[in-house]
RNA sequence: CACCGGUGGACGCCGAGUCCUGCCACCCCUGGUGAAAAUGUUAUCCAUUGGCAGGAGCGGGGGACCCAUUACCGGGCCCGCCGACAAGGCGAGUCCUCGGGGUGAAGCCGGUCUCACGACCGGCCGGGCCAACUCCCGGUCCGAACCCGACAGCUCACCUCGCAGGCGUCGUGGAGGAUCUGU
Numbered sequence: 001c002a003c004c005g006g007u008g009g010a011c012g013c014c015g016a017g018u019c020c021u022g023c024c025a026c027c028c029c030u031g032g033u034g035a036a037a038a039u040g041u042u043a044u045c046c047a048u049u050g051g052c053a054g055g056a057g058c059g060g061g062g063g064a065c066c067c068a069u070u071a072c073c074g075g076g077c078c079c080g081c082c083g084a085c086a087a088g089g090c091g092a093g094u095c096c097u098c099g100g101g102g103u104g105a106a107g108c109c110g111g112u113c114u115c116a117c118g119a120c121c122g123g124c125c126g127g128g129c130c131a132a133c134u135c136c137c138g139g140u141c142c143g144a145a146c147c148c149g150a151c152a153g154c155u156c157a158c159c160u161c162g163c164a165g166g167c168g169u170c171g172u173g174g175a176g177g178a179u180c181u182g183u
Base pairs, nucleotide, nucleotide: 011168012167013166014165018056019055020054021053022052023051024050025049030047031046032045057163058162059161060160061159062158067153074096075095076094077093079091080090081089082088099151100148101147102146103145107124108123109122110121111120112119113118125143126142127141128140129139130138133176134175135174136173137171
């Protein structure tokens, strides 16, 4: 000097995934405070960190009239009742996913391959970033994943759930608006 890994801090990105108060625990790292004993620092205390409780804020689901909708609804297992012990019907429970639905930008159409899932190509469309906001230009990336379990439209009151996880950009481009500070 380069590379790899770990730890701590600041700033920033996707995302609802943030903030405040109190109590308890911890002193390993880091920062502040700070004596006994002047400087200093090793006590102490605070922050930080973790847990619990409560609150604020943000986000989601269910849920009337009105409006809209105009269907009949799937498979397996098991129990009870009716029926004739059957077929069949009714009720309750449980498992599954092709129907349907939810969070999310993560969809739609056409084609090729595949048993299917899915992969690839093209078109339309949707989303993020380029360091405050809007529009334009240019550049660059993403279009996943999971959940409910036959079932849910909208929806006042009401009920209920979540506050994770993963990362590291830079174009002093053009136009405009707003706010703050100084003169």

Record summary
A computed fold for a 183-nucleotide RNA from an Actinomycetota bacterium, annotated as c-di-AMP riboswitch aptamer (ydaO/yuaA leader). The prediction has a mean pLDDT of 75.